[in-house]
RNA sequence: GCCGAAGUGGUGGAAUGGCAUACACGUCGGUCUCAAAAACCGAUGGGCUCACGCCCGUAAGGGUUCAACUCCCUUCUUCGGCA
Numbered sequence: 001g002c003c004g005a006a007g008u009g010g011u012g013g014a015a016u017g018g019c020a021u022a023c024a025c026g027u028c029g030g031u032c033u034c035a036a037a038a039a040c041c042g043a044u045g046g047g048c049u050c051a052c053g054c055c056c057g058u059a060a061g062g063g064u065u066c067a068a069c070u071c072c073c074u075u076c077u078u079c080g081g082c083a
Stems, first nucleotide, its partner, number of pairs: 001082007010025003018066001026044006045056004059075005
């Protein structure tokens, strides 16, 4: 240099163009216990708001579309292959 794969909450990871993050782990709160462990229940992206609610968010930027993590283009990073 060329070809290919991958990038999603704190972590792993799913999502065939239609509620962004299912599920698991972790964390926090609770139940239980003399106390803990285990188990069970609830919560858990960011910002604004007393609250209701609103806005933003899938590596970055742009495009297509009523609608994009998903399709297209460019760039960045990581991994693999060829030379």

Transfer RNA from a Candidatus Omnitrophota bacterium, 83 nucleotides, folded computationally. NCBI's taxonomy places the organism under Bacteria, Pseudomonadati, Candidatus Omnitrophota. The sequence was found in a public genome assembly. Model confidence (mean pLDDT): 80 of 100.